[in-house]
RNA sequence: GGGGACUUAGUUCAAUGGCUAGAAUAACGGUCUCCAAAACCGUUGAUGGGGGUUCGACUCCCUCAGUCCCCG
Numbered sequence: 001g002g003g004g005a006c007u008u009a010g011u012u013c014a015a016u017g018g019c020u021a022g023a024a025u026a027a028c029g030g031u032c033u034c035c036a037a038a039a040c041c042g043u044u045g046a047u048g049g050g051g052g053u054u055c056g057a058c059u060c061c062c063u064c065a066g067u068c069c070c071c072g
Base pairs, nucleotide, nucleotide: 001071002070003069004068005067006066007065010025011024012023013022018055027043028042029041030040031039048064049063050062051061052060
């Protein structure tokens, strides 16, 4: 220099172009317990940045940034 994959809660992952973006775990609160742990119940929390297409975008297109891989 050329090509490809990926980027979603603190973390690990889901999500046919049709939503109120979902789970596990973590955090916080509660029940239980002599206290704690475990268990159970609940709460909080996310689509990398910017544009475009569309009635509608996590999803499609462009660009930028970052991580990884391949070729030279």

Annotation
This is a predicted structure of a 72-nucleotide RNA (transfer RNA) from a Patescibacteria group bacterium. Rfam family: tRNA. Taxonomically the source falls in Bacteria candidate phyla (Bacteria).